Molecule: RNase P RNA; transfer RNA
Organism: Chitinophagaceae bacterium
RNA sequence: ACUGCAAGCCAGCUAUCGCUCUGAUUCAGAGAGGAAAGUCCGGGCAGUACAGAGCAACGUACCACCUAACAGAUGGUUCCGUUUUGGCGGAAAGACAGUGCCACAGAAAAUAACCGUCGGCUUUACGGCAGACAAGGGUGAAAAUGUGAGGUAAGAGCUCACAGGAAUUGCAGUAAUGUAAUCUCCGGGUAAACCUUACGUACUGAAAUGCCAAAUAAGUGAACGCCUGAGGGCUGCUCGUCCGAUGUUCACGGGUAGGCAGAUACAAUUGAAUAGCAAUAUUCAAUGCAGAUAAAUGAUAGCAUUCGGUAUUCCGAAUACAGAACCCGGCUUACAGGCUUGCAGUUUUU
RNA sequence: GCUGUUGUAGCUCAGCGGUAGAGCACUUCCUUGGUAAGGAAGAGGUCGGCAGUUCAAUCCUGCUCAACAGCU
Numbered sequence: 001a002c003u004g005c006a007a008g009c010c011a012g013c014u015a016u017c018g019c020u021c022u023g024a025u026u027c028a029g030a031g032a033g034g035a036a037a038g039u040c041c042g043g044g045c046a047g048u049a050c051a052g053a054g055c056a057a058c059g060u061a062c063c064a065c066c067u068a069a070c071a072g073a074u075g076g077u078u079c080c081g082u083u084u085u086g087g088c089g090g091a092a093a094g095a096c097a098g099u100g101c102c103a104c105a106g107a108a109a110a111u112a113a114c115c116g117u118c119g120g121c122u123u124u125a126c127g128g129c130a131g132a133c134a135a136g137g138g139u140g141a142a143a144a145u146g147u148g149a150g151g152u153a154a155g156a157g158c159u160c161a162c163a164g165g166a167a168u169u170g171c172a173g174u175a176a177u178g179u180a181a182u183c184u185c186c187g188g189g190u191a192a193a194c195c196u197u198a199c200g201u202a203c204u205g206a207a208a209u210g211c212c213a214a215a216u217a218a219g220u221g222a223a224c225g226c227c228u229g230a231g232g233g234c235u236g237c238u239c240g241u242c243c244g245a246u247g248u249u250c251a252c253g254g255g256u257a258g259g260c261a262g263a264u265a266c267a268a269u270u271g272a273a274u275a276g277c278a279a280u281a282u283u284c285a286a287u288g289c290a291g292a293u294a295a296a297u298g299a300u301a302g303c304a305u306u307c308g309g310u311a312u313u314c315c316g317a318a319u320a321c322a323g324a325a326c327c328c329g330g331c332u333u334a335c336a337g338g339c340u341u342g343c344a345g346u347u348u349u350u
Numbered sequence: 351g352c353u354g355u356u357g358u359a360g361c362u363c364a365g366c367g368g369u370a371g372a373g374c375a376c377u378u379c380c381u382u383g384g385u386a387a388g389g390a391a392g393a394g395g396u397c398g399g400c401a402g403u404u405c406a407a408u409c410c411u412g413c414u415c416a417a418c419a420g421c422u
Stems, first nucleotide, its partner, number of pairs: 001346010012303006019031005033321001037332002040330005045205004052239004057201005062076003066072001077092006093196002098194002100190003114137002116133003120129003145163006164186002167182006209261004219252006231243004266288001268287008304319006351421007360374004368405001376392005398414005
């Protein structure tokens, strides 16, 4: 210097006119995002008069820690995949609680013999019969822990050595786990299959919800019932509990569709110090940054960046993804270009 | 704003983890004087896309694209 990877930041700037809101009335100030998006999660807030238990349904699942909380973030452990490397990505309770499934191929997917090996009997010979074997070959994603040696009729943890898994004990670590020793107990996979274990969750959702004003048929009908409790609410079901009496619920029909609140001071943002590997926490200081309601940011000019033309001056084109609507913390997806930092590789020079 | 369904051959649809089917349409042959009908054979498929689980995915899980439906 170039290439690649990772993390973070910006996402055009200035001026004039215009638009919306706030304060004020000559004017001043503020004015879409890192994703506002998808609606995948968690909450705040509001309501169901007030609570509660069980079942169902759904979710999570290695360890520690952060957080209001989370299926999220940070750090670590083990396994798998990927990269020349440095790194990057994914997964994680339980298969001795039980029930299923492992197609085709293959002898056989769990207690098995197709080829084959071994010794016995038999045949002129080829071959045949009964038995032993699971070491070799074949099939397959996977075939009875693996490699080597001994032993055996031939073989087999049958025996030994070194390994693997499980168990016990010591050491290190907060822990997941790692490591060393002892011993010889030894068929698999699959739970994003049913399931079991532990923990957690009421429902609805700002068009929620609350208040005011106005208007309307002295609305109609049906069922049940009046404390011996009909009907309805809380929850999908059960229990439980509450409201309830000239009443409750359901159905049909009519009127209104106006205004205010919710609606932006918040688990807020920025900076510094301390603690921590970090996520983050504490303390101090500063700041107040849209609130529309059929919906506000547009136009013009110059500059800036990128690309192309022989091109410093010149000309042309382009400037991404895309727009709040109760708010906040995450996940996922889209994205032209620029800047900063770290890591690795290649080349050149000193 | 909230909730759900679908995507498979040219078209209409099946397919409950074991390597993709039916009907119609298309091509060729037989039959007929010539068509239709009928009979026989054949061709036509990234199962919307990407990643994951598993030996194996149209099917199970997650994300994403498109179309449609309902409540308000």